[in-house]
Bacterial RNase P class A from a Bacteroidales bacterium, 391 nucleotides, folded computationally. Its mean pLDDT, the model's own confidence on a scale to 100, is 75. A source record names the gene rnpB.
This record gives sequence, structure tokens and C1' cells, in this order.
RNA sequence: CCGGUGGGCUGUCCUAUCGCUUCCGCCGGUAGGCGGAGGAGGAAAGUCGGGACAACACAGGGCGCCAUACUUCUUAACGGGAAGGUUCUUUCGUUGAAAAACGGGAGAAACAGCGAGUGCCACAGAAAAUAACCGCUUAUGUCGGGGUUGAGGCAAGCCAGCCUUCGCCAAGGCUUCGGCAGGCAAGGGUGAAAACGUGGGGUAAGAGCCCACGCUGUACCGUGGCGACACGGUAGAGGGGUAAACCUUAUGGGUUGCAAGAUCAAAUAUGCCGGCGAUUGAGGGCUGCCCGUCCGAUGCCGGUGGGUAGAUUGCUGGAGCUGCACAGCGAUGUGUAGCCAAGAUAAAUGAUAGGACCAGACAGAAUCCCGCUUACAGGCCCUCCGGAUUA
Repeated sequence: CCGGUGGGCUGUCCUAUCGCUUCCGCCGGUAGGCGGAGGAGGAAAGUCGGGACAACACAGGGCGCCAUACUUCUUAACGGGAAGGUUCUUUCGUUGAAAAACGGGAGAAACAGCGAGUGCCACAGAAAAUAACCGCUUAUGUCGGGGUUGAGGCAAGCCAGCCUUCGCCAAGGCUUCGGCAGGCAAGGGUGAAAACGUGGGGUAAGAGCCCACGCUGUACCGUGGCGACACGGUAGAGGGGUAAACCUUAUGGGUUGCAAGAUCAAAUAUGCCGGCGAUUGAGGGCUGCCCGUCCGAUGCCGGUGGGUAGAUUGCUGGAGCUGCACAGCGAUGUGUAGCCAAGAUAAAUGAUAGGACCAGACAGAAUCCCGCUUACAGGCCCUCCGGAUUA
């Protein structure tokens, strides 16, 4: 310098004119006017987790339901965050015959328990948990065939011997071939997964059956670590997987959300109390007043209660922001100085013109805060990795 990876910051600006909204000051009887100051975000979003705040509920205990699940720390709290441990995947290097181990880089994990119980494991496959299709085996049992040998028996012979026979029968032995029963779990095949791996011994054939090396996980002991755990030793073991299956263990969880809630309070209707009045007419309409006329008893007047519209409050000064210092690997904490920065309610934060630079991403508060997740054009910075070049 180029390419990639991960992370952080920023995320339009200026001028003029016309508006909107909150607060302050002045003017005005009010309506309002004038001036000044403030006026969306890093996610204001999804409403997912946790809290503050508020109302209601709540003696205590049990069952159920839901959530969480390696360790330590952090925090108001969290299923968040930080640091670490373990396992797995991938890549490079070293050792090794191999299996594997060790070291570096990158990434992933609902990471308690299937050595409690129950259930499930598609397709394929013989079998998905007390496995046997092909295969291996004939040690053992049994049946049959061949070869060889053959106790003994029968027949024949004459040399009359416990003799002979290119005679016959034959239990049994040895050997070989095959069937059945049985044995095996090496090898093949199926599968996501098949009953520890490699080598040797052993055997009828085999198998942790035995041995060596290794792997896994269990119990105990020792050492190190706050701990998860690591390392070493001893003993005994080799068990398929699955708990985002029921379940077991441990821990936690009351419900509803600012349209929570609090205060004030019209018109109309109505509850209660008091007064007046009902044909001897309260009261009302027509009206300036009187008369007159019409209406009029489930009526009229006054007070009061709950409550609606509405108003005020909750409402923004807070686990606040910024700088510096200190503690810590870090998340974070402590101290100190300075600062105040939207609060609307049908809902303001905008429009037009010109310019910067051709363009301007995702998107807009609605009780507040801490997180997580998701969206995002462009710009700037840093870490790491690879390549090239120069010294």
C1' cells in the first nucleotide's frame, strides 16, 4: 500500500421567509400580541427480558403452572454484560505405524441429570437394545456320504495252527465332505447412530476373554485454583442416542399497567334532605310591568352525594449527562468539578427558495430507566489475519 475480519464513533450543514409547540418576561379587560430561550433517535422501532413507580391482592403451609440451569464477578434487577472453564467443529504445525495427543488461529454450545423411572428412535436394515441377514466355526450333540484302518464274527481251505484268503459282514478309531441343533459378534452390508480404538496373545471360530498402549466416563486420595476445573496416583468399569420427550434435582416467580393512579368538577338524568304546592293553582310560556290567556301535579325551588364530559396532576432533575482522577484484565465502581438538554394530547418539532457537494440511509417521542433483538446510504478511527514492497 492492497484485500478481508471484528469492533467503536458519526450519521447532513448554512442563509432567508412563512408557520407549529413548551417555558420565561413585557403589554392587554379578555381573545391575544411582541421579545427571548428550548424543541426526536442511535435505534424514538419490536414490545422480547429486567426494574422503578402505581392500584389491587396477600397469616402460614402444600399441590399445580411458568421460567431459569458450567463457574466467578458485575448490576437496582435481568434470560443482560465481563472475565474464565469444559466440550465440539474447522484450519495450520509438531509427534506417532495407526488410533490419537500436544500447540497456535477462527468459530459454535438451553453447557444440571438418560450410571433414577417411563416413553420414543422415521427410512433402510436381521436387529434401534439383552441384535444375528450374509458370513465365520464343527470344540459339543445328532444325521448322512466317501477314504483308510479294523476288535470280532461268518464262510471256504488243509499244512489243523488261536494258520491262510486280490472271500463276506462289521462295532469302533483316524480322516474328509455335507445337513440340523449349537457357538460367535471379528469381517460384509443398512443407517444419523450398531454394543470402546490400534496391535498382539488366545480360540473350533471369536470376543476386553487376556495383555500392551490409548480413549471415555465413575469413585477415592494428593497438589494447584475463590470456583467451574486442571494435573498426578489408586481402584474398578466400557454403558447406543434422545430431557427446546414426560420426568427428576436445584433456584426464582402475586395480578394488572400511566387508558396505572390522585385531585377538582359543568350540562343532562338520578339517590337523599329541606321547603312550597295539587283546582282555594306552586311554577312556567307570551311580557318592560299589570291584566288576560294557555300549559300545569310522576310538579317546582334550594341544598347535598356518587358520577360523565372537561381541567389539573402523575410528567420528566434522573440507578441523569459531560470532563478529569483513582480502583479493576474487564463488565463496572468510587471521588470530584461543571451542566439541565422535548413533554405534546388528536397530538408540535415543519414548509418554500437558494447554496455547500451530484446524492442524502434506517426511521420519528407518548410514564421513566437498564438491556437485548431487528433496520441502516455515506464518512472517520482502531484491533487482528493474508499478500506485496522498502529499510
Its Rfam family is "Bacterial RNase P class A". Rfam links the family to the GO terms ribonuclease P activity, dimeric ribonuclease P complex and tRNA processing. The family's RNA type in Rfam is ribozyme. The sequence is in RNAcentral, with records from ENA. Of the family's consensus pairs, 95% are formed in the model.